[in-house]
The RNA shown here (transfer RNA) has 73 nucleotides and comes from a Candidatus Omnitrophota bacterium. Its Rfam family is "tRNA". The family's RNA type in Rfam is transfer RNA. Model confidence (mean pLDDT): 81 of 100. Taxonomically the source falls in Candidatus Omnitrophota (Bacteria, Pseudomonadati).
RNA sequence: GCCGAGGUAGCUCAGAAGGUAGAGCGGCGGACUGAAAAUCCGCGCGUGGGCGGUUCGAUUCCGCCCCUCGGCA
Numbered sequence: 001g002c003c004g005a006g007g008u009a010g011c012u013c014a015g016a017a018g019g020u021a022g023a024g025c026g027g028c029g030g031a032c033u034g035a036a037a038a039u040c041c042g043c044g045c046g047u048g049g050g051c052g053g054u055u056c057g058a059u060u061c062c063g064c065c066c067c068u069c070g071g072c073a
Base pairs, nucleotide, nucleotide: 001072002071003070004069005068006067007066010025011024012023013022019056027043028042029041030040031039049065050064051063052062053061
């Protein structure tokens, strides 16, 4: 330098054919207990890497850039 995969909640990840995003774990508040653990109930507006484009509307399509991983040279 070229090719490919990925960049979504604190962490690990999902997400359809474009229609205002979710799970598990963790965290916080409450119930229960003498107090804890366990259990139960409730709580997630996260600039969806950045900037543009297309569109009535984009995490989802297109372009450029940045970062991570793999391959080739």